[in-house]
RNA sequence: UGGAUGAACGGGCAAACCUGGCGAAAGCCGGGGACGCAAAGCUACAGGGCCUCUUCGGAUCUCCGAUCCGGGUGGCAGCCAGCUGCCAAG
Numbered sequence: 001u002g003g004a005u006g007a008a009c010g011g012g013c014a015a016a017c018c019u020g021g022c023g024a025a026a027g028c029c030g031g032g033g034a035c036g037c038a039a040a041g042c043u044a045c046a047g048g049g050c051c052u053c054u055u056c057g058g059a060u061c062u063c064c065g066a067u068c069c070g071g072g073u074g075g076c077a078g079c080c081a082g083c084u085g086c087c088a089a090g
Base pairs, nucleotide, nucleotide: 005090012037013036017032018031019030020029021028022027035078041083042082043081047080048079049076050075051074053072055071056070057069058068059067060066061065
């Protein structure tokens, strides 16, 4: 000096829920709030997975509807993952 782990110090983020707004929805933004997180930082066009349905095609059924499959739209990074990274005892 670099890597793995990470006590301590200084701090950081912010789940559920409540609330105002946007959206068809998933969900997102603001305020409150803390379940938790050593990356709960960034990336949805590195890749996988999941969710939505205003939409297209097909199949099945108990057929005014429901379910499943394949596209399409939108979303989730606090699902896995990729990239980057503050402080530092042992």
Overview:
Predicted 3D model of a 90-nucleotide RNA (c-di-GMP-I riboswitch aptamer) from a Planctomycetota bacterium. The model forms 95% of the base pairs in the Rfam consensus. NCBI's taxonomy places the organism under Bacteria, Pseudomonadati, Planctomycetota.